[in-house]
Context: one part of a larger RNA
RNA sequence: UGACGGGGACCCGCACAAGCGGUGGAGGAUGUGGUUUAAUUCGAGGCAACGCGAAGAACCUUACCUAGGCUUGACAUGCUGGUGAAAACCAUGGAAACAUGGUCCUCCCGCAAGGGACAUCAGUACAGGUGGUGCAGGGCUGUCGUCAGCUCGUGUCGUGAGAUGUUGGGUUAAGUCCCGCAACGAGCGCAACCCUUAUUCUUAGUUGUUUUCCCUUUGGGAUUACCCUCUAAGAAGACUGCCUCGGAUAACGGGGAGGAAGGCGAGGAUGACGUCAAGUCCGCAUGCUCCUUACGUCUAGGGCUACACACGUCCUACAAUGGGGUCGACAAUGGGAUGCAAUAUCGCAAGAUGGAGCCAAUCCCCAAACGGCCUCUCAGUUCGGAUUGUAGUCUGCAACUCGACUACAUGAAGUCGGAAUCGCUAGUAAUGGCAGAUCAGCAUGCUGCCGUGAAUACGUUCCCGGGUCUUGUACA
Numbered sequence: 001u002g003a004c005g006g007g008g009a010c011c012c013g014c015a016c017a018a019g020c021g022g023u024g025g026a027g028g029a030u031g032u033g034g035u036u037u038a039a040u041u042c043g044a045g046g047c048a049a050c051g052c053g054a055a056g057a058a059c060c061u062u063a064c065c066u067a068g069g070c071u072u073g074a075c076a077u078g079c080u081g082g083u084g085a086a087a088a089c090c091a092u093g094g095a096a097a098c099a100u101g102g103u104c105c106u107c108c109c110g111c112a113a114g115g116g117a118c119a120u121c122a123g124u125a126c127a128g129g130u131g132g133u134g135c136a137g138g139g140c141u142g143u144c145g146u147c148a149g150c151u152c153g154u155g156u157c158g159u160g161a162g163a164u165g166u167u168g169g170g171u172u173a174a175g176u177c178c179c180g181c182a183a184c185g186a187g188c189g190c191a192a193c194c195c196u197u198a199u200u201c202u203u204a205g206u207u208g209u210u211u212u213c214c215c216u217u218u219g220g221g222a223u224u225a226c227c228c229u230c231u232a233a234g235a236a237g238a239c240u241g242c243c244u245c246g247g248a249u250a251a252c253g254g255g256g257a258g259g260a261a262g263g264c265g266a267g268g269a270u271g272a273c274g275u276c277a278a279g280u281c282c283g284c285a286u287g288c289u290c291c292u293u294a295c296g297u298c299u300a301g302g303g304c305u306a307c308a309c310a311c312g313u314c315c316u317a318c319a320a321u322g323g324g325g326u327c328g329a330c331a332a333u334g335g336g337a338u339g340c341a342a343u344a345u346c347g348c349a350a351g352a353u354g355g356a357g358c359c360a361a362u363c364c365c366c367a368a369a370c371g372g373c374c375u376c377u378c379a380g381u382u383c384g385g386a387u388u389g390u391a392g393u394c395u396g397c398a399a400c401u402c403g404a405c406u407a408c409a410u411g412a413a414g415u416c417g418g419a420a421u422c423g424c425u426a427g428u429a430a431u432g433g434c435a436g437a438u439c440a441g442c443a444u445g446c447u448g449c450c451g452u453g454a455a456u457a458c459g460u461u462c463c464c465g466g467g468u469c470u471u472g473u474a475c476a
Stems, first nucleotide, its partner, number of pairs: 001476002003473003007470007015460002019424005026316008034307002042053002064302007073126001077125008088103006107116003128291002131289003138284001139280003142276001144274001149188006155164003168179003194268004199236007208226002212222004239262001242256005318417001322376007334365003339358002344353003383414001388409007430452007
């Protein structure tokens, strides 16, 4: 100087408390451990691994296993020699890859010799490796933590390591600001500048919105206007600016006015010096090392989907604030050409037929919780839907291992969950649906969107994590 303390003081955080809803019990989905296996590819391991890499394992992917093949190679560049345009097709064997045999003999320049491009064969340099090492390193990322810290120049003090500044008195979300001070300044962080959102104005008015009329069935057509809604560019607006009280007259704090918004308005992006030899050599690139008729490469099938069991994360429930039936209403973000697909018809349905419109403020994908009425009456039930049988639909060469969905039948556990444990402070929790990426098909996951919409916070003694000062130390 740090680090540590079941030392002290002060302060903060959904850290506790106050509340609301869960997890832990059940069934299922998914990941992991373990076990099994020819293989169940590999990585990730307290927080910060475990719906993680994987924004989508039937083949492919695929790295694993079994079997069958190839050896200048599936892929790149160069050299030497030979042959031939390239290529394509057929037959046999085969699971295919491939092997053998056959057909086709046809490029450009040039009279020719020869040259060029491409392919193939032989040879040679080499290719190739998701083999190893993340404890060789790059790049990227997680985490402490959006915590308020981390340093430097000059000066001063100290023999020196170092100190000072950065401590102190106040204050703040903040090393934020004020005051003081052997310090005076400065840098990286904080804040602001950026994006979205909340109000208004200006500009613009189609595909959006509106007026009137016609056909009149939700609606369609014509017409009219840009007031409103909206769209998207610019601008205004919030700064403790004003009043009052407190305070060192300061910083700042309490209250008030006006205002759409008030003291950081709300949310996002943004992550200092560093820590964990944290993670990744299987994104990429790369040093060293290892393999080279194989640890390379091609193909078929299998596996990654196994199952006594254990754990994590979720979904669905156990019901009446509910289940079922019927009628009625209201979004936003997004996506759409090998695409989204309306009206109509068929089917109980999944879906099929067919195809208007739309390269999109134009057309399509497109809501549910909710409200009205009827029913069920507390039961393992008209709750719950696992499991299984049968029959189907769709995608796709192909759904056996191993897809999703539909109908009928079947109708398991489960009556609110032990010890323990998680999230959340407002348009939040809870609850309802919708969209998108990946994608032929496959979503209870992920990333977003909107609808309905709470309760509680006395307080900081305690638990956890963190910051500042101080103290002890046989630790570095």

Source information:
This is a predicted structure of a 476-nucleotide part of an RNA (small-subunit ribosomal RNA, 3' major domain) from a metagenome. The full RNA is in RNAcentral, with records from SILVA. Model confidence (mean pLDDT): 83 of 100.